[in-house]
The part of an RNA shown here (small-subunit ribosomal RNA, central domain) has 346 nucleotides and comes from an uncultured organism. Its mean pLDDT, the model's own confidence on a scale to 100, is 85. Its Rfam family is "Bacterial small subunit ribosomal RNA".

Context: one part of a larger RNA
């Protein structure tokens, strides 16, 4: 390679949009390119296989004869592929109704706490803070309490849920210009317009990075108490960037359901969201959870949102170590990312 595999054993790209391939619904004719079938050519000798014959035998050699799955021609065949014309609606869109959502976005705005600032009550070592405590800051020039005014920044208590929305990252006070999307219901349109998707563009948490803003809590690094054999930690006092914001990078993650995408098909019971019918019971669509049947699984364990039973298509894996290094190359302001070996060893 081939096979075999990818939730925990090596192995699903972090997620989407899509190019090229690749694979694609029902009918009709038409073509005969694939495809089947007959025949012909050709498919060098030696080798390889069978039958025999010569060397004492055998290896050797030497006749003989099938086979050479291929390719060319040619004659036919028309199911299924493909091509070409028509045609149909279930696939897929689209439109009109109506109802939900922390989906994104933009500039506003609420209340609670925390800070710090003015003045006001009030008195004596407090407050802070721990397993104990101490570093450190306050204080008879009135501190801590406590209540009023005012000031900053940042998050949004209850509601809140096993909710919900979103491709993934992720999304939550409250209205609000602008906006994506899915979902239902009857029905009208278009008429396979589809799936997948190597390159590809696009998004992408928290860290970091540039330039300017901001800075109230927290709070890497940092100081110094404390503890301890020591304590570059756990624990406390501080505290810079950072966290916040605009705009331009960065591109990873246990980016996780460790489970790719689409589509069909397979016993039930139960709960919960949004909807449609129905006076109810309760049917019925989309989703979100638990629990079990068959099946599957190496077992926990999965089970209609499958890890079950098929199909397409795309990524990935092939013993640990060395190793996501090392070289090269791409990309980046840097930090570092993508790509990704071997020697050697078990």
């Nucleotide at each position: 390679c081939u096979g075999g595999g990818u939730a925990u054993a090596a192995a699903g790209g972090g997620u989407g949009c899509g190019u090229a391939g690749g694979c694609g619904g029902g009918c009709u004719u038409g073509u005969g390119c694939g495809u089947c079938a007959g025949g012909g050519g050709u498919u060098a000798a030696a080798g390889a296989c069978c039958c025999g014959a010569g060397c004492u035998u055998a290896a050797c050699u030497c006749g003989g004869g099938g086979a050479a799955u291929g390719c060319c021609c040619u004659u036919g065949a028309u199911a299924c592929g493909g091509c070409a014309a028509g045609u149909c609606u279930u696939g897929a869109a689209u439109g009109u109704g109506a109802g939900a959502g922390a989906g994104g976005a933009u500039g506003g705005u609420a209340g609670a706490a925390u800070u710090c600032c003015u003045g006001g009550u009030g008195u004596a070592g407090c407050g802070g803070g721990u397993g104990a405590a101490a570093u450190g800051c306050c204080a008879u020039a009135g501190a801590u309490a406590u209540g009023c005014c005012a000031u900053a920044g940042a998050a949004c208590a209850c509601c809140a849920a096993u909710u919900g929305c979103g491709a993934a990252g992720g999304c939550a006070g409250c209205a609000u210009a602008c906006u994506g999307g899915a979902c239902c219901u009857g029905u009208a349109u278009u008429g396979a317009c589809g799936c997948u998707g190597a390159g590809g563009c696009a998004c992408g948490a928290a860290a970091g990075c540039g330039u300017g803003g901001g800075g109230a809590g927290c709070g890497a690094a940092c100081a110094g108490g404390a503890g301890u054999a020591g304590a570059u930690a756990c624990c406390g006092u501080g505290g810079u960037a950072g966290u916040c914001c605009a705009c331009g990078c960065c591109c990873u993650a246990a980016a996780c359901g460790a489970u790719g995408c689409u589509c069909a098909c397979u016993c039930g019971a139960u709960a919960u969201g949004c909807g449609g019918c129905g006076c109810a019971a309760g049917c019925u669509g989309c989703g979100u959870g638990u629990c079990c049947a068959a099946g599957c699984g190496a077992a926990a364990g999965c089970a209609u949102g499958a890890a079950g039973u098929g199909a397409g298509c795309c990524a990935c894996c092939u013993g640990g170590g060395g190793a996501g290094u090392a070289c090269g190359u791409c990309g980046g302001c840097a930090a570092c990312g993508a790509u990704g070996a071997a020697a050697c060893u078990c």